Molecule: transfer RNA
Organism: Gloeotilopsis planctonica
RNA sequence: GCCGAAAUAGCGUAACUUGGUAGCGCAUGGAUUUGCAAAAUCUAAGGUAAUGGUUCGACUCCAUUUUUUGGCU
Numbered sequence: 001g002c003c004g005a006a007a008u009a010g011c012g013u014a015a016c017u018u019g020g021u022a023g024c025g026c027a028u029g030g031a032u033u034u035g036c037a038a039a040a041u042c043u044a045a046g047g048u049a050a051u052g053g054u055u056c057g058a059c060u061c062c063a064u065u066u067u068u069u070g071g072c073u
Base pairs, nucleotide, nucleotide: 001072002071003070004069005068006067007066010026011025012024013023020056028044029043030042031041032040049065050064051063052062053061
């Protein structure tokens, strides 16, 4: 230099194929329970790498950029 893949909550991941309420596990806060704690139960908060475009509507489609990564030379 060329051709691909990936980026979603504190961590690990689904949803993308087929545009239509962003979910799950662990962790965290609160409550119940306990003499205290742990465990258990209930509950809450927290996220689509960035910019622009298409669309009634974008994590999803398009363009560019950033980061990580695989292959070729």